[in-house]
RNA sequence: GCGGGUGUAGCUCAGUGGCAGAGCAUCUGCUUCCCAAGCAGAGGGCCGAGGGUUCGAAUCCCUUCACCCGCUCCA
Numbered sequence: 001g002c003g004g005g006u007g008u009a010g011c012u013c014a015g016u017g018g019c020a021g022a023g024c025a026u027c028u029g030c031u032u033c034c035c036a037a038g039c040a041g042a043g044g045g046c047c048g049a050g051g052g053u054u055c056g057a058a059u060c061c062c063u064u065c066a067c068c069c070g071c072u073c074c075a
Stems, first nucleotide, its partner, number of pairs: 001071007010024004018055001026042005048064005
């Protein structure tokens, strides 16, 4: 340099055009002598960044950044 993959909540991930979600974690309450477990609830996101298409984009297109894999060139 070329090709491919990944990027969404603190963590692990789902969501392939139509109100952004789950589990775990965190916080609060219930329960308990206390802890753990269990139950109920709450908070937490500009979907890596910029642009385009569309009535509408996490999703499609272009550029770009980070990480991973492979290939090539030079030394």
This is a predicted structure of a 75-nucleotide RNA (transfer RNA) from a Chloroflexota bacterium. The prediction has a mean pLDDT of 82. It matches the Rfam family "tRNA". Rfam's curators write: Transfer RNA (tRNA) molecules are approximately 80 nucleotides in length. Rfam links the family to the GO term triplet codon-amino acid adaptor activity. The family's RNA type in Rfam is transfer RNA.